């Protein structure tokens, strides 16, 4: 750093998605070692069991125990007392706050324990645990009563300093005040112990550290939350409190404060060093370590204390758990272990105070689930192993193959060799150094030696031993994205991050070989950041892709002209201070190395002071005039308001004339008119719009303004000067003239706001003529709640109020300045000319077309920018859900403004290309259509097919382009189908192996339908190096065979478009590009065929032409062909006829070779030119006529049954062989044809002309028989010889004479032939009889443009025969018609318009029914939260009051008093509760709205082409 994915390609916008890197994870699958780290993210869920906070005996009395006879000594824990227990260690509820971070400030504070200084430690008193002693009790505990210490309590004395309260100085600062210092006055202290070393204690002042408080800055969403507050805001009161300021609390008085720079509300959250990502900026996050805060079942509140509103204290209240003798008690693991639940998920109820910290102590110490270790989890990061080396053109196994061979792979075996790790042994030593004890010094503070301690720990580490030994999976291999075969499997079973695979050859599924990648891991999932410039500060847009507010006016706010001074607020430079430690990074340096740890420096981009600078910005002050504004003179105008007034239509009433019709359409009807319409003339009445003028004309902010006059009134836009004379200049001054100037930054936008807004609607009350939703009829259609037509009501108009939208569009927000230009209109103005509205020029406004640069996906834009730049507003962020819900404000309502989510997609879009296609243009072809001829469609038969039927009716082929196709020959055979017998190395082919044979052949005979099974005779091959071998049979075993599938795996071959004129390529040239250009354009042509122009220039495939055949003429050939001229011959009376024969080489033909036609010539058209149109010559004229040829491609066209062939399947059958039957059925449909139907015609005689073929198991003349089919005999003929053969139609004659007929022949009978082994299923022909449908054939439909249509005949191919009327060929007779290209098919070019691209047989909307899915409404129900307002009031603080109750102090002998102190009792308060009205918020609801998705279903066709009514 990017890829992928929207399209037939393409560029753009845009989203989705993928590689990357992280993790407190988790989950699959696998799992050798270590090190270091980390491990409930969820239920702040509820907890059994152990421990987690104690020490001090040198503060005290006593008491238990141990030694002792006692003094005492040791020890033991209870109490009192001291200090700790506010630390440490957990959580992450709560908390959007001074709670954090980050600067500051406290002249308003406090601080045990530690250090520093200074002074003090005097004298007294009186209690009470504990112990005794009684009692109450189920615990828990509790009550009386005696006596008792103290570093436990009270008193007094002293007290400079402390506090107070007066009164002075000096410094400083400042709101009372800090500091320092004097003076008087008043009040306030102690505790002792001791081993004599020491260790306490009190007052005061500093310090360290530590904590309280206050401020300014920073850091989450929501405005569908906009207005909050009553101690609320601010004062007074030496008020109360507190260490301390304060509305923190209380009286009182005022009425403040806060908010769009988001305030109250609502939702989320501990917050920071920092981690993760990232080029950065950002963005996410805040586990473990570090700082800070909240919290300790849940709420409240005190107490004690230096500290607490106290996690292992206490009270109350609440839930909940447990004990209980029922009366009461007792608890709180968000401490280390653990347990139950939750949940996808997270560990031992170790060791250990050895060492780091901490508490107590004077020490020894003792406590320490802080910590140190160690166990469990591959969770992570980091390191090593699992061997290393040799070893084949290369085992086996599996795999793949084109059967050769590759591949795994030096990999394995096999040799050699090492020793990490694991196991086994053993070794030396670090974390240890102190306290403290001994010594010894000593300046008494302390130092030096030696001992002395170790959970980790069977430790690392070193050494030895063993022995390749115990140690590799996981994922992926279509493209992203590195890795490819096979075989199953068949839109099944699957797979998928995304585009997508998967329907019989799947690199994508599943398995397997192989590869790719990482490796004790690999993959998945979630998650976050990146790619994403997809929210854009850095770094993004808004004409058409999402996206300028419909327009204006103007608050805040943001921005801001020219020159001076001043100021330092931003802003630059410099320099302090802080930015805690870890962390990061850069050196270095320790564990064998890394992870890890040490050290050091960078870095922390920030706040916080101080000093400078003064260019820019800000402010202040004092100016300018060029921005704005204001005057003064012009000027244009549908610019607004009111009011007045014209004509013209229109309708409708009334009269008049006048008659059968109007009207209306595609055509029709509805509908009006005989009760007089319409037409026409006159007259009235009402409403509403203003023709020509009129215009890419004009005003207006926009909406929108249109007779014609007058008020009244809004903006715009031009001009403020020319000439002369002085003067360098600035100016001064004179003349022309209507005028010759004032203010001084006053600006520009514009969030909220305020006003204005087409057309529909809505509300009131007029109007109402024409026009028209709605409605009604009438047409149209399959339907027509439409389009068309007759009518017709809201409405359209005025008036006054609402509504507030719109393709309110230039789809382009305002304002300023810059940046080549042409050419119109419009409206102001100078100047030049001139008689002048014409001419000519120049300067502004405005409008419109074109265009350069520049922009731009591109179309376009282009001094009226979308171009270059500033400034301000609006608005976007994938597509459907949806501008819908919900809330909230507006509104009479309709609805309007704001305005989402679940859920779905994978693209939705813009512009542009190239095709297709259009009920779009435009030009041009074709028997396309017109014009003709003549058929099919109707009948009867033939043949195809579909359909039914069958055992079977064998497959194929299906719009044109399948159906007389494959089939140019189905009775057997073909055959492939069915049935039913049979064979199983096979009917056929190659090899091998054994065994046989006298090689094959010939032939018999039983059973059978035959195949075939048995059993028989005959025959004695050839070659040999004598083994054999050829050849055949058996048997086996490799294989054969297969009309079985797949024609959507294929080759060939075919058919269509289409004999259409196209299709493309190379260079160059335009576009970012797909792709254009060349190939378009004018003209021509049959033709992209030519010729012209032209950024194109050339070139291939097609066209044409070169081949074949006809049609004229020449050579040449000369039999079997020809005969004109000679001769002969033979018929004939003769004319003459016969190629019979010499014989000829002229003609015909024949076979091969050539000429000849090229728009060459001549006139015309034609800009030239290509070419047209005429002639002329010529057998033939403009491709002379056919023929063969088929460009790039199209239809997954058509054949696997012609043939080949890849795969797949049968293998005693799906293969082969045989008989039979089938293929030939038949109620029907349909497609090709054959006869017809008749007089242009049937029949009968009679007569003439072809051409191309064909013929030896073949054509057959001729003669015989038969009516005939045909048989018999049979010349000739391998054929220019003979033979098929007569051609028909025609032409002569005769006849039928309009009839289902002498038409027409089906069909059925009989009776012949005839080919074949065989005509029964099921052939052909012939003879007689027999005579049927049909009298030109609806809707629709084919062919044909000349030697053709149409009609007549002949021929072949296949073939024994023949269902051929078929198909190929061959002549004979031989028409008609064509104005034309509007229509109808097909086709070509060239344009346009699309949402089509499998391309119109395209796409594609709705409702509708079915499913699944999320969601809004609902009578409700249920839960939740936060707060008001009353009630009730626990605990405890505070105020009061205080009988009665009390050791000390005072008076008193004393009793008492007095002072204090307290219970109790009232009072504010005050938590949980109750009680009431509500309000947010989730969840649920019968029923009910749309909404998304789904293979596919119904109904219609709205939308994309003029989508057929833009």
């Nucleotide at each position: 750093a990017g890829a992928g994915u929207u399209u037939g390609a393409u560029c753009c916008u845009g989203g989705c998605u993928c590689a990357g890197g992280a993790c407190g994870a988790a989950c699959g699958c696998u799992g050798g070692c270590g090190g270091c780290g980390u491990g409930c993210u969820u239920a702040a869920c509820a907890c059994a069991u152990g421990c987690a906070a104690g020490u001090c005996a040198c503060g005290g009395g006593g008491g238990g125990g141990u030694a002792g006879c006692a003094a005492u000594a040791c020890u033991c824990a209870a109490c009192c007392g001291g200090c700790g227990a506010a630390c440490g260690g957990g959580u992450g509820c709560g908390u959007a706050a001074c709670a954090c971070g980050u600067g500051a400030g406290c002249a308003a504070c406090u601080u045990a324990c530690c250090g520093a200084u200074u002074u003090g430690u005097g004298g007294g008193g009186g209690a009470u645990a504990g112990c005794c002693g009684g009692c109450c009790c189920a615990a828990c505990g509790g009550c009386c009563g005696g006596g008792u210490a103290a570093u436990a309590c009270c008193g007094c004395a002293u007290a400079c300093g402390c506090u107070c309260u007066u009164c002075g100085g000096g410094u400083g600062g400042a709101g009372u005040c800090a500091u320092c210092u004097g003076a008087a006055g008043a009040g306030g202290a102690a505790a002792c112990c001791u081993c004599c070393g020491g260790g306490g204690c009190a007052a005061a002042u500093c310090g360290a550290g530590g904590g309280g408080c206050u401020c300014g800055c920073g850091g989450c969403c929501u405005a569908u939350c906009a207005g909050c507050u009553a101690g609320u805001u601010g004062g007074u009161g030496c008020g109360g409190g507190u260490a301390a300021u304060g509305g923190c609390c209380c009286a009182c008085c005022a009425a403040g404060g806060c908010g769009a720079c988001g305030a109250c509300g609502g939702g989320u959250a501990g917050c920071u060093g920092g981690u993760c990502u990232g080029a950065g900026a950002g963005g996410a996050u805040g586990g473990c370590c570090a700082g800070c805060c909240a919290c300790a079942u849940u709420g409240g509140g005190a107490c004690u204390g230096a500290g607490a509103a106290a996690c292992g204290g206490c009270c109350c209240a609440g839930a909940c758990u447990c004990c209980u003798a029922c009366g009461g008690g007792a608890g709180g693991c968000a401490g280390c272990a653990g347990u139950g639940g939750g949940g996808a998920a997270u560990c031992u109820u170790g060791c250990g105070c050895a060492a780091u910290g901490g508490a107590c102590g004077a020490a020894a110490g003792u406590c320490u689930g802080a910590c140190g270790c160690a166990g469990c989890g591959a969770c992570g990061c980091c390191g090593c192993g699992u061997g290393c080396g040799g070893g084949a053109g290369g085992a086996a196994g599996c795999u793949c193959u084109u059967c050769g061979g590759g591949g795994u792979g030096u990999a394995a075996a096999c040799c050699g060799c090492u020793g990490u790790u694991g196991c086994c042994c053993g070794g030396a030593g670090c974390g240890a150094a102190a306290c403290u004890g001994c010594a010894g010094a000593u300046u008494c503070g302390u130092c030096u030696g030696c001992a002395u301690u170790g959970a980790c720990g069977g430790u690392g580490c070193c050494g030895g031993g063993u022995g390749a030994g115990g140690a590799a999976g996981c994922g992926c291999c279509g493209g992203c994205u590195a890795a490819c075969u096979c075989u199953g499997u068949g839109c099944c079973a699957g797979c998928a991050g995304c585009c997508g695979c998967g329907g019989u050859a799947a690199u994508a599924c599943a398995g397997a070989g192989g590869g790719c990648g990482c490796g004790a891991g690999c993959g998945u999932u979630g998650u976050c950041c990146g790619g994403a410039a997809u929210c854009a500060c850095u770094g993004g847009g808004c004409g058409u892709a999402a996206a300028g507010g419909g327009c204006g006016c103007g608050u805040a706010g943001g921005u801001g002209g020219c020159a001076c001074g001043a100021u330092a607020a931003g802003g630059c430079c410099g320099u302090g201070g802080u930015g805690a430690a870890a962390g990061u990074c850069u050196g270095g340096g320790g564990c064998u190395c890394a992870a890890c740890c040490c050290c050091a420096g960078a870095u922390c981009u920030g706040c916080c002071g101080c000093g400078g600078c003064g260019a820019c910005u800000g402010u202040c002050g004092a100016g300018c005039u060029u921005g704005g504004g204001c005057a003064c003179c012009g000027u244009a105008g549908a610019g607004g308001c009111a009011g007045a007034u014209g004509g013209a239509a229109u309708u409708c009433c009334g009269g008049g004339u006048g008659u059968a019709g109007c009207g209306g359409u595609g055509g029709a009807a509805u509908g009006c008119g005989u009760a007089g319409a319409g037409a026409u003339c006159c007259g009235g009445a009402a409403g509403a719009a203003c023709a020509c003028c009129g215009g890419u004309g004009g005003c207006g902010a926009a909406a929108g303004c249109g007779g014609u006059c007058u008020g009244c009134u809004g903006g715009g836009c031009g001009g403020u000067g020319g000439g002369g004379g002085c003067g360098c200049a600035a100016g001064c001054u004179c003349c022309c003239a209507a005028u010759a100037g004032c203010c001084g930054a006053c600006a520009c936008u514009g969030a909220g706001g305020c006003g204005c807004g087409a057309c529909a609607g809505c509300g009131u009350g007029g109007g109402g003529a024409g026009c028209a939703a709605a409605c009604a009829g009438g047409a149209u259609u399959a339907g027509a709640u439409a389009c068309c037509c007759u009518g017709g009501u809201a409405g359209u108009c005025c008036a006054c109020g609402c509504c507030g939208u719109a393709a309110a569009c230039g789809a382009u927000g305002g304002g300023c300045a810059c940046u080549a230009g042409g050419u119109g209109c419009u409206u102001a103005g100078g100047g030049g000319a001139g008689c002048g509205a014409c001419c000519c020029u120049c300067u502004g406004g405005g409008u419109a077309c074109c265009g350069g640069c520049g922009c731009u996906a591109a179309c376009g834009c282009a001094u009226g920018a979308a171009g270059u730049g500033c400034c301000c507003c609006g608005c976007c962020u994938g597509g459907g859900g949806a501008g819908u819900a919900c809330g909230g404000c507006c509104g009479c309502a309709a609805g309007g403004c704001u305005g989402a989510a679940a859920c779905u997609c994978a693209a939705a879009g813009g512009a542009a290309u190239u095709g297709a296609c259009g009920g779009g243009g435009g030009c041009c072809c074709g028997c396309a259509c017109a014009a003709g001829c003549g058929g099919u469609g109707g009948a009867g038969c033939a043949u195809g097919u579909g359909g039914u039927u069958u055992a079977a009716u064998u497959c194929g082929a299906c719009g044109c382009a399948a159906c007389g196709c494959g089939c140019a020959g189905a009775a057997c055979c073909u055959u492939a189908c069915c049935u039913a017998g049979g064979c199983u190395u096979g009917a056929c082919a190659u090899g091998c192996a054994u065994g046989g044979g006298a090689a094959a052949g010939c032939u018999g005979g039983u059973g059978g339908a035959a195949a075939c099974a048995c059993c028989g005779g005959c025959c004695c091959c050839u070659c040999u190096u004598c083994g054999g071998a050829g050849c055949c049979c058996a048997u086996g075993c490799a294989c054969a065979g297969g009309u079985g599938c797949u024609g959507c795996a294929u080759g060939g071959c075919u058919g269509u478009c289409g004999u259409c004129a196209g299709c493309u390529c190379g260079u160059g040239u335009c576009g970012u590009g797909a792709g254009a250009u060349g190939u378009u354009g004018g003209g021509u042509u049959a033709a992209g065929u030519c010729c012209c122009g032209c950024a194109a220039c050339g070139a291939g495939c097609g066209c044409a032409a070169c081949c074949c055949c006809c049609g004229c003429c020449c050579c040449g050939u000369g039999u079997u062909g020809c005969u004109a001229a000679c001769a002969g011959g033979c018929c004939g009376c003769a004319a003459g006829g016969c190629g019979c024969u010499g014989a000829g080489g002229a003609c015909u033909c024949u076979c091969g070779g050539g000429g000849g036609a090229c728009u060459g010539c001549c006139g015309g058209u034609g800009c030239c030119a290509a070419a047209c149109c005429g002639g002329a010559g010529g057998a033939a004229g403009g491709u002379g006529g056919g023929g063969a040829c088929g460009a790039c491609g199209u239809c997954a066209a058509g054949u696997c049954a012609u043939c080949a062939u890849g795969g797949u399947c049968c293998u005693u059958a799906c293969g082969u062989c045989u008989a039979g039957g089938g293929c030939u059925a038949c109620a029907c449909a349909c497609g090709u044809g054959c006869u017809a139907c008749a007089a242009u015609g049937g029949c009968c005689g009679g007569u003439a002309c072809a051409a191309a073929g064909g013929g030896c198991u073949g054509c057959a003349a001729g003669c015989c028989a038969g009516u005939a089919a045909u048989g018999g005999c049979g010349a000739g003929c391998c054929a220019a010889u003979c033979c098929u053969g007569g051609a028909a139609a025609g032409c002569c004659g005769g006849u039928c004479u309009c009839a289902g007929u002498g038409c027409g022949g089906a069909u059925u009978g009989g009776g012949g032939g005839c080919u074949g082994c065989a005509a029964c299923u099921c052939g052909c022909c012939c003879c007689c009889a027999u005579g049927a449908a049909g009298c030109u054939g609806g809707a629709a439909u084919c062919g044909c443009u000349a030697g053709u249509a149409a009609u007549c005949g002949u021929g072949g191919a296949u073939c024994a025969g023949c269902c051929a009327c078929g198909c190929c060929a061959c002549g004979g007779u031989g028409a008609a018609u064509a104005c034309g290209u509007u229509c109808c098919c097909g086709g070509g070019c060239c344009u346009u318009g699309u949402a089509c691209a499998c391309a119109c047989c395209g796409c594609c909307c709705g409702u509708c029914a079915c499913g699944c899915c999320a969601u809004g409404g609902a009578a409700g129900c249920u839960g939740u939260g936060a707060g008001c307002g009353c009630c009730c009031g626990a605990a405890g603080u505070c105020c009061g009051u205080g009988u009665c109750g009390c050791a000390a102090c005072c008076c008193g002998c004393a009793a008492g008093g007095g002072g204090g102190c307290a219970a109790g009792c009232g009072g504010c308060c005050g938590a949980a509760g109750g009680c009431g009205a509500g309000c947010g918020c989730a969840g649920u609801g019968a029923c009910u709205g749309g909404g998304g998705c789904g293979a596919a279903g119904u109904c219609g066709u709205a939308a994309c082409a003029a989508g057929g009514u833009a």
The RNA shown here (small-subunit ribosomal RNA) has 1510 nucleotides and comes from uncultured Gemmatimonas sp. Model confidence (mean pLDDT): 84 of 100.